[in-house]
Molecule: c-di-GMP-I-GGC riboswitch aptamer
Organism: Gemmatimonadaceae bacterium
RNA sequence: CCCGAUAAUAGCACACCCGUCGCGAGGCGGGGCCGCAAAGCCAGGAGUCUCCGCCAGGAGAUCGUCCGGUUGCCGAAG
Numbered sequence: 001c002c003c004g005a006u007a008a009u010a011g012c013a014c015a016c017c018c019g020u021c022g023c024g025a026g027g028c029g030g031g032g033c034c035g036c037a038a039a040g041c042c043a044g045g046a047g048u049c050u051c052c053g054c055c056a057g058g059a060g061a062u063c064g065u066c067c068g069g070u071u072g073c074c075g076a077a078g
Base pairs, nucleotide, nucleotide: 002078003075004074011036012035016031017030018029019028020027021026034064040070041069042068044067045066046065047062048061049060050059051058052057
């Protein structure tokens, strides 16, 4: 460095509920805890979703959909 264990210390928090912001997808806060070796961050490529539009297209959302980039805890076997 790769790798990811019946290891250890931590971490995050699906759905759902309450509040709040947004036309909306959805975001934020609290509760909750399905799960996650990056379920940390990034919207670069793709996918899906929302709004506008007659179409073409445009604007946005999603990183817990995938790929990629980037930073990081630990140290078994190999």